The prediction has a mean pLDDT of 80. A computed fold for a 718-nucleotide part of an RNA from Hansenia oviformis, annotated as large-subunit ribosomal RNA, domain II. The RNAcentral record of the full RNA draws on ENA. It is recorded under the gene name rrn23.

Context: one part of a larger RNA
């Protein structure tokens, strides 16, 4: 890894609630009895209700507070039955749905591995080197002291056996839960290493690495305590139908857990409404204001300081300095308000209504509110919107409101939880839409009409820039001739004065007039050392119709750089739009929404065709005898409903047994392998074949070791 088998909410004891039954003349019995066992009977002790209040004493329809006969809580009064039992949910004790720790205290059993120690034995091939000491000889005064020699020292040196493990390969489901090659290191020593032995778990050993102590060591192993605990994690096994959440607030040795409170389902009584509408209300939010608290920029006026002058001082005088406080204009403000919506909110009314529910009626049921028994949640995500933190960053953070996802399929966004459209009970080779769509890919339009784009802009971006283009205004100039271009002039006092070496229209300061004139700057650029010299502003001519400034809106242009591969429209591919803009008619598009047909919850009306049980009223020959009504089923019509995760409920099917009744069966149970065939599912069998060889099935109760695919689940096959 399949298979096919086992695997998990139990079983007692308490305990309140709805359900169901028994009594209800109150209900019950526990322990013990019960002479074979459970039972039947007996056991009335004891329990619970009948009456409450107070802490209690205690008094009682009261009672406690209190001085109170005041006044309030709580009871009584009008309502108005309890109590023993069963089964189901659910909580307490308890192992309590299962499996899972790492621990931790005790009581034992380990030093045949190691560590260390203790007796008591065994082993180290060969080569080297060549210490004290000693010999002779030299030396000296006598020594140091020199040499040749002998000798054989050393945790001496080389290197097998042996003993280590420092390198790289190789192995790594391996030959091997530490090996194997090759090289490496120590090898007379703090050497190895055989045999017996001692030291025991908070203990012991340890040339010390928290190392070692039988592959186990920051505290062995092994049994019981023990099913330790686990607010953690993984898993929990058949079907249908109904209806459905939270991810919030308060608290918490709280924060990924709890308690309470909201919000779910259900089931019983109650209320007569819960939304809109419409009337009434308090607000200080957004806006917007400076009247108040602050802040602020200008200007007037200008307190008081500052600097300046005069004065022996007292003073006085000036200030283009700062600058109260007030006046005009002018902004800002979550913690500012003269003022102030829009929505939210509450309260009340029902004539009308899109909600609940509905032919109608506010009667019944629903729908709301509350209450009474069981539950999940209490890690939320994004998007819109109003805010906080942050950097007016985050798929960021945190309120608050609304949607959606969560727990929601469809259909558009190529793909895309949350975006738009829209809320899946089932068929259908039927129709009509919604969002978003109509060239081709791909269902439906190369759709009609008028602009617009020229950028493949469309199909990705800012400050910012520009004689793109179109549309709208304003405004100057123009047949007394405009803009452009060409032809010509463009001058004199004068070199303007100053300044400078020079400064002559044109370094730089000051000034910026006068004359001719058709114009002509005490000069607009270039240029000279300065002059010149181009040149323009201005004028004439020549030509002959529009030419300039400027504001707004439309669409486009630059600005524009990233990592495989086009790659910023899903693709082709489009400007003859299939781009963009307005109007318009068409058509496709979903599980929407309509038609047929079925199914199922619910309510509502019929209904008498049958049948039974319970209540109630009537009758009654008293027979639980007749009858008539309601409600259960059952039928039939019509209306709404039916997406769903945790969770509630409800309704069944299966599996093993036990009662009771009825059946099958060696003329073939059960089982198992096929075939048909039926149910809305879980499953079944009115059959039929093979195989088996003996027990099986139904109905109706009961009662569980009761339903498997996952638990790194357990064992077995393969």
């Nucleotide at each position: 890894g399949c298979c096919g088998g086992c695997g998990a909410c139990u079983c007692a004891u308490a305990g309140g609630c709805a359900g169901u039954g028994g009594c209800u003349u109150g209900g019950u019995u526990a322990a013990g009895g019960g002479a074979a066992c459970c039972c039947a009977c007996c056991g009335g002790a004891g329990c619970c209700g009948u009456a409450g209040c107070g802490a209690a004493a205690g008094c009682g329809a009261g009672u406690c507070u209190u001085c109170a006969u005041a006044g309030g809580g709580c009871a009584a009064u009008u309502c108005u039955a309890g109590u023993c039992g069963c089964g189901u949910g659910c909580u307490c004790u308890a192992g309590a749905c299962c499996c899972g720790a790492a621990g931790c205290g005790g009581a034992g059993u380990g030093a045949u591995c190691u560590a260390c120690c203790c007796a008591u034995g065994g082993c180290c091939a060969g080569g080297u080197u060549g210490a004290a000491g000693c010999g002779c000889g030299g030396g000296u005064a006598a020594g140091a002291c020199c040499g040749c020699g002998u000798g054989g020292a050393g945790g001496a040196c080389c290197g097998a056996a042996c003993c280590c493990a420092c390198c790289a390969g190789g192995g790594u489901u391996g030959a091997a839960a530490a090996c194997c090659u090759g090289g490496g290191g120590g090898a007379u020593g703090a050497g190895c290493u055989g045999u017996g032995g001692g030291u025991a778990g908070g203990g012991g050993u340890g040339a010390a690495a928290u190392g070692c102590c039988a592959c186990u060591c920051g505290a062995a192993c092994c049994c019981a305590g023990a099913g330790c605990u686990a607010g953690c994690u993984g898993g929990u096994u058949c079907u249908c139908c109904c209806c459905g959440a939270a991810a919030u607030g308060c608290g918490u040795u709280g924060a990924g857990g709890c308690g309470c409170a909201g919000c779910a389902g259900u089931u019983g009584a109650c209320u007569g409404g819960a939304c809109a509408u419409c009337u009434a209300g308090g607000g200080g939010u957004a806006a917007a204001g400076c009247a108040c608290u602050g802040u602020u920029u200008c200007g007037g006026u200008g307190c008081g300081g500052g600097c300046c002058g005069c004065g022996a001082g007292a003073g006085c005088g000036g200030u283009a300095c700062c600058a109260a406080a007030u006046c005009g204009a002018g902004g800002c403000a979550a913690a500012c308000u003269c003022u102030g919506a829009a929505u939210a909110c509450u309260a009340g009314a029902u004539a009308u209504g899109a909600c609940c529910u509905c032919a109608a009626a506010a009667u019944a049921a629903a729908a709301u509110a509350a209450c009474a028994g069981c539950a999940g949640u209490g890690a939320g995500a994004c998007g819109g919107u109003g805010g906080g933190g942050g950097a007016u960053a985050a798929g960021c953070u945190u309120c608050a409101u609304c949607g959606u996802c969560g727990a929601g399929a469809g259909g558009g966004a190529a793909a895309c939880a949350a975006c738009c459209c829209a809320g899946a009970c089932u068929a259908c080779c039927a129709a009509c839409u919604a969002a978003g769509g109509u060239c081709c890919c791909u269902a439906a339009g190369c759709g009609u009409g008028u602009g617009c784009u020229a950028a493949g802009u469309g199909g990705g971006a800012a400050a910012g820039g520009a004689u793109g283009u179109g549309g709208a205004g304003u405004u100057g100039c123009a047949u007394a001739g405009a803009c452009a271009a060409c032809c010509a002039g463009g001058a004199g006092g004068u070199u303007g004065g100053c300044u400078u070496a020079g400064a002559a229209g044109c370094a730089g300061c000051c000034a910026c007039c006068c004359u001719u004139g058709a114009a002509a700057g005490a000069g607009u650029g270039c240029g000279u050392a300065a002059u010149a010299g181009c040149u323009c502003a201005c004028u004439g001519g020549u030509c002959a119709a529009g030419u300039g400034a400027u504001u707004c809106c439309g669409c486009g242009c630059c600005g524009a750089c990233a990592a495989u591969g086009u790659a910023a429209c899903g693709g082709g591919g489009c400007u003859c739009a299939a781009g963009c803009a307005c109007a318009c008619c068409a058509c496709c598009g979903a599980a929407g929404u309509u038609g047929u047909g079925g199914a199922a919850u619910u309510c509502g009306c019929a209904u008498a065709u049958u049948a039974g049980a319970c209540a109630a009223g009537c009758c009654u020959u008293c027979g639980u005898g007749g009858u008539u009504c309601a409600g259960c089923c059952g039928u039939g019509c019509g209306g709404a409903u039916c997406g769903g995760u945790a969770g509630g409920a409800g309704a069944g099917c299966g599996u093993c047994g036990u009662g009771u009744g009825g059946c099958g069966a060696g003329u073939g149970a059960a089982g198992c392998g096929g075939c048909g065939g039926u149910g809305g599912a879980a499953a079944c069998c009115a059959g039929c074949c093979g195989u088996g060889g003996a027990c099986g099935c139904c109905a109706c109760a009961c009662g569980a070791g009761u339903g498997a695919g996952a638990a790194u689940g357990c064992a077995g096959g393969c």